[in-house]
Context: one part of a larger RNA
Molecule: large-subunit ribosomal RNA, domain III
Organism: Candidatus Subteraquimicrobium carltonvillense
RNA sequence: AAGUAGCGAGAUCCCGAUGAGAAAUCGGGACGCCGUAAGCCUAAGGUUUCCUGGGGAAGGUUAAUCCGCCCAGGGUUAGCCGGGACCUAAGCCGAGGCCGAAAGGCGUAGGCGAUGGACAGCUGGUUGAUAUUCCAGCGCCACCAGGUCGCGUUCCCUUCGGGGUGAAGCGAUGGGGUGACGCAGAAGGGUAGGCCAUCGCGGCGUUGGUCGUCCGCGUUUAAGCACGUAGGGGGCGAGGAUAGGCAAAUCCGUCCUCGUAUUAACCCUAAGGUGUGAUGACGAGCCAAUUUAGGCGAAGUGACUGAUCCCACACUGCCGAGAAAAACCUCUAGCAAGCGACUUGGUGCCCGUACCGUAAACCGACGCAGGUAGGCGGGUAGAGGAUACUCAGGCGAUC
Numbered sequence: 001a002a003g004u005a006g007c008g009a010g011a012u013c014c015c016g017a018u019g020a021g022a023a024a025u026c027g028g029g030a031c032g033c034c035g036u037a038a039g040c041c042u043a044a045g046g047u048u049u050c051c052u053g054g055g056g057a058a059g060g061u062u063a064a065u066c067c068g069c070c071c072a073g074g075g076u077u078a079g080c081c082g083g084g085a086c087c088u089a090a091g092c093c094g095a096g097g098c099c100g101a102a103a104g105g106c107g108u109a110g111g112c113g114a115u116g117g118a119c120a121g122c123u124g125g126u127u128g129a130u131a132u133u134c135c136a137g138c139g140c141c142a143c144c145a146g147g148u149c150g151c152g153u154u155c156c157c158u159u160c161g162g163g164g165u166g167a168a169g170c171g172a173u174g175g176g177g178u179g180a181c182g183c184a185g186a187a188g189g190g191u192a193g194g195c196c197a198u199c200g201c202g203g204c205g206u207u208g209g210u211c212g213u214c215c216g217c218g219u220u221u222a223a224g225c226a227c228g229u230a231g232g233g234g235g236c237g238a239g240g241a242u243a244g245g246c247a248a249a250u251c252c253g254u255c256c257u258c259g260u261a262u263u264a265a266c267c268c269u270a271a272g273g274u275g276u277g278a279u280g281a282c283g284a285g286c287c288a289a290u291u292u293a294g295g296c297g298a299a300g301u302g303a304c305u306g307a308u309c310c311c312a313c314a315c316u317g318c319c320g321a322g323a324a325a326a327a328c329c330u331c332u333a334g335c336a337a338g339c340g341a342c343u344u345g346g347u348g349c350c351c352g353u354a355c356c357g358u359a360a361a362c363c364g365a366c367g368c369a370g371g372u373a374g375g376c377g378g379g380u381a382g383a384g385g386a387u388a389c390u391c392a393g394g395c396g397a398u399c
Stems, first nucleotide, its partner, number of pairs: 012030006031396004039376003045356002049354001050074006059067002079140002081352004086117002091112003097106003121138005141348011155164003169335002174331004182318004188311003193305002196302002199218005204212001220281002224276004231269004235260008244252002282300001285296003319322001362371002378390004
């Protein structure tokens, strides 16, 4: 320079409380803002910022009794959520190997690697802070042991070590199937959700009217198990042969024959629904209570509408012709004295789990009008996720 520029999009007001001190903290009331968000869940990233008690130097664009600040204490609970003890993609590493003055490069077998595949948990309650993790109820998966039932433990030789043969069953690191996949379009069947009625409980107007065709609130319930539906897909079954599937095969493939069939049967798949789960839970509200933590509990039914979600890439069409491996099924090779069903009991490891997450906690030097993947996203009007108003919920943005 100068007490100048600026104090970073935005609505506040009143009463009370605390306090040395209050425009900004806390409580109440009014008003206003967002509402495909400025609400909720979650990935990345951050890494204690979460909760409780205390504090008032500094940080906070002002003040501060307040804070994502400082101090202290506390908080993250899993067989079934996500990851590992399973699988592979791009890519990466890479025994041998090839190449290269050296360093090193490439790459077979093999391995690592999710953004994909496979795989068993739902509802309610609870804390100041965690919950599909704790608790309650009801389930499910794998393995181990016991019980009951069913099937099986053969025959021959033997030097008693075993060998041959047969066998319930198990069964590959091998074979086959499956897993297994594009995009667009239209239709169908459902559900979530919504809305109206019904029913239950409550209300009757401080101001003209309001016992009525009135007003307010509620009318909620999962996984699992049983049934196997709307629908979708395949022709199905039996016998024989077999130079293919790097060995074998009863499996797959190929060939032949027969039976049966064309709106069907049969098999596979499949939302939803019904029953059960549930004589439970929740539930408007009511009662008790600072000796807090609790108790009681009505109605809980029907119609309409209706998804971008499910059946399901199922159907139809199209050309750019749309992962792999494991799990799983089956076949043998092989193993074989145990195996299977039901039931009872037991076991169930490691890591993550707080909190922010369109943001004052991430990326932007800042408490920065910028940026940040995915899911849910109610109502009225509307074609609509536009727009306007609004529920739940969240805010009034640090002069």